Background
Predicted 3D model of a 74-nucleotide RNA (transfer RNA) from Holdemania filiformis. Its Rfam family is "tRNA". Rfam's curators write: Transfer RNA (tRNA) molecules are approximately 80 nucleotides in length. By type it is a transfer RNA. NCBI's taxonomy places the organism under Bacteria, Bacillati, Erysipelotrichia, Erysipelotrichaceae, Holdemania. RNAcentral holds the sequence, with entries from Rfam. Model confidence (mean pLDDT): 81 of 100.
RNA sequence: GUGCCCAUGGCGCAAUUGGAUAGCGCAUUUGAUUCCGAUUCAAAAGGUUGCAGGUUCGAGUCCUGUUGGGCGCA
Numbered sequence: 001g002u003g004c005c006c007a008u009g010g011c012g013c014a015a016u017u018g019g020a021u022a023g024c025g026c027a028u029u030u031g032a033u034u035c036c037g038a039u040u041c042a043a044a045a046g047g048u049u050g051c052a053g054g055u056u057c058g059a060g061u062c063c064u065g066u067u068g069g070g071c072g073c074a
Stems, first nucleotide, its partner, number of pairs: 001073007010026004019057001028044005050066005
């Protein structure tokens, strides 16, 4: 220099090849249970989907540019 893959709550991951309100586990907080804890149960908060544009009635998903990481070729 060039090709491909990845980026989604604090952490790890989903989202059926564009469709309705972006879900799950752990963690956190509150409550119940307990003499107090642990366990268990219930609930809550937390995401502008790496960033900036574009297409579309509608984008996590498609297109362009760009940032970071991984792998290959030279």